RNA sequence: GGGCAUGUAGCUCAGUGGUUAGAGCAAACGGCUUAUAACCGUUAGGUCGAUGGUUCAAGUCCAUCCAUGCCCACAA
Repeated sequence: GGGCAUGUAGCUCAGUGGUUAGAGCAAACGGCUUAUAACCGUUAGGUCGAUGGUUCAAGUCCAUCCAUGCCCACAA
């Protein structure tokens, strides 16, 4: 330099254009316990990597850029 994949909650991920963005773990609070853990319940937590576009409607489609990973090429 070329190609491909991925980017969604603190972490791991789901969500294949349609009406409030979800799950598990973690966290906080409460219950239980002599107490802790486990278990049960509740709550909070997101501008869906950035910008623009298409559309009545975008996490989802398109373009550019950014980050990460992999492959190829070049040089050493």